[in-house]
Molecule: transfer RNA
Organism: Deltaproteobacteria bacterium
RNA sequence: UGGGUUAUCGUUCAAUUGGCAGGACGACGGAUUCUGACUCCGUUAAUCUAGGUUCAAGUCCUAGUAACCCAG
Numbered sequence: 001u002g003g004g005u006u007a008u009c010g011u012u013c014a015a016u017u018g019g020c021a022g023g024a025c026g027a028c029g030g031a032u033u034c035u036g037a038c039u040c041c042g043u044u045a046a047u048c049u050a051g052g053u054u055c056a057a058g059u060c061c062u063a064g065u066a067a068c069c070c071a072g
Stems, first nucleotide, its partner, number of pairs: 001071007010025004019055001026044006048064005
């Protein structure tokens, strides 16, 4: 420098090919317990950045940023 892949709650992984962003772990509150652990219930919180298309974008298009892989 060229090509490819990836970027989503604090962490990790989904989202059925455009139609209400969800699970697990964590954190917080509660139930249970003499206390703690385990277990159960609830809450918490996210789409890398800037534009575009569309009634509607995590998903499609453009330009960037970062990480990884391959080639030189």